[in-house]
C1' cells in the first nucleotide's frame, strides 16, 4: 500500500517547548485557538483491540491419563507487554431512504369556518450507505 474484519452517542491531566492556524481527502457549516490552540516531548491518565493471569464450555486426538484449536467471563495495566487515545456523535452533514412540519403550487370537498390528497423546496429528526480513524489478519 491493498484486502478481510470488529469497533466507532462514553471515558481521559499537569508541565515544558513552539508560536498561528487548527479541527486526519474535499465542500460548506459549526466549533476551538495569544487566558497561547493544531503539533512535540516528559510524566500522569482512559480504554480492554491484540498479547498476558485464571475460571468455565470444548471439535479433535488417546485405552485411559492427558493434550487440546475454538470460544464465553473475569482480573490486571506497563514490576507482563504491542498499539491507540486524552474538545465537541467518526465535531454535523454531502448519496439513498422513513417520518414530522413551515411557505408556496395543484386538485377534491363543504353555504362557510375549514378539511383531505399531492408536488418542489426549506428545516427538524430516525435508518441504510459512502468515506475515514483505530485493533487484528493475510497479501
Nucleotide at each position: 500500500c491493498c484486502u478481510u474484519u470488529a469497533u466507532c452517542g462514553a471515558g481521559a491531566g499537569u508541565g515544558g517547548g513552539g508560536g498561528a492556524g487548527g479541527g486526519u481527502u474535499c465542500u460548506g457549516g459549526c466549533c476551538c485557538g495569544a487566558c497561547g490552540a493544531u503539533c512535540c516531548c516528559a510524566c500522569g491518565g482512559c480504554a480492554a483491540c491484540c498479547g498476558c493471569u485464571g475460571c468455565a464450555c470444548g471439535a479433535c486426538g488417546g485405552a485411559a491419563a492427558c493434550g487440546g484449536a475454538g470460544c464465553g467471563c473475569a482480573g490486571g495495566c506497563c514490576c507482563a507487554g504491542g498499539u491507540g487515545c486524552c474538545a465537541a456523535g467518526u465535531c454535523c452533514a454531502g448519496c439513498c431512504u422513513g417520518u414530522c412540519g413551515a411557505c408556496c403550487g395543484g386538485g377534491g370537498c363543504g353555504c362557510g369556518a375549514g378539511u383531505c390528497c399531492u408536488g418542489u423546496c426549506c428545516g427538524g429528526u430516525g435508518g441504510g450507505g459512502a468515506a475515514g480513524a483505530u485493533g487484528a489478519g493475510g497479501g